This is a predicted structure of a 136-nucleotide RNA (c-di-AMP riboswitch aptamer (ydaO/yuaA leader)).
Model confidence (mean pLDDT): 77 of 100.

RNA sequence: ACAACUAAAUAGCUGAAUCUUCUAUCACUAAAGGAGAGCGGGAGAACCAAUUAUUGGGGUGAAUCCGAGUUUUUCGGUAGGGUACCUUUCGACCCGAACCCGUCAGCUAAUCUCGUAAGCGUUUGAAAGGUGAAAC
Numbered sequence: 001a002c003a004a005c006u007a008a009a010u011a012g013c014u015g016a017a018u019c020u021u022c023u024a025u026c027a028c029u030a031a032a033g034g035a036g037a038g039c040g041g042g043a044g045a046a047c048c049a050a051u052u053a054u055u056g057g058g059g060u061g062a063a064u065c066c067g068a069g070u071u072u073u074u075c076g077g078u079a080g081g082g083u084a085c086c087u088u089u090c091g092a093c094c095c096g097a098a099c100c101c102g103u104c105a106g107c108u109a110a111u112c113u114c115g116u117a118a119g120c121g122u123u124u125g126a127a128a129g130g131u132g133a134a135a136c
Stems, first nucleotide, its partner, number of pairs: 012120003018037006038116006048106001056104001057101004065077004080095004085130006
């Protein structure tokens, strides 16, 4: 000096997944179990739409589809998605999975119902137009 790994730090990142509160003996203490607000999803009329049927169908999610190869499994691309205030443009780097319902669900007011996890350390790039904060 270069590369890799580990640790720490960060106005944090993906995502709906945050906040308040109760259950506690004089007080502190909530792993487990509840309630509410906010956010997110599903079912569900009329009207409209759809007519098609085991080649089952459907849902959450960005995560669909194509080609080659293939015992296992792999490679290349792609719709689409992400990257330190917001939008747009340019460029760079990544993701492009997984799971669930169980023969059943178009839209959908009222109504009913479910979730509020998990995993990380990013391009802390540039330009234009905005927004906000701090200092003086």